[in-house]
RNA sequence: GCCCGCGUAGUCCAACGGCAGAGACACCGGCUUUAAACACCGCCAAUUACGGGUUCGAGUCCCGUCGCGGGCA
Numbered sequence: 001g002c003c004c005g006c007g008u009a010g011u012c013c014a015a016c017g018g019c020a021g022a023g024a025c026a027c028c029g030g031c032u033u034u035a036a037a038c039a040c041c042g043c044c045a046a047u048u049a050c051g052g053g054u055u056c057g058a059g060u061c062c063c064g065u066c067g068c069g070g071g072c073a
Base pairs, nucleotide, nucleotide: 001072002071003070004069005068006067007066010025011024012023018056028042029041030040049065050064051063052062053061
């Protein structure tokens, strides 16, 4: 340099173009315990990397930028 894939909560990871963006873990609170741990219950947290475009409607489709990973040279 060229090609491919991926960027969604603190972490991991879902979501036929149609929603109120689901879930797990963590944090926090409660419960339990002599006190903890485990278990159980509950709560919080994402302008879906950024900027445009298409559409009635975009996390999803298109273009560009940035970042990460892989392949070729």
The RNA shown here (transfer RNA) has 73 nucleotides and comes from a Streptosporangiaceae bacterium. Rfam family: tRNA. It is annotated as a transfer RNA. Its family is annotated with triplet codon-amino acid adaptor activity in the Gene Ontology.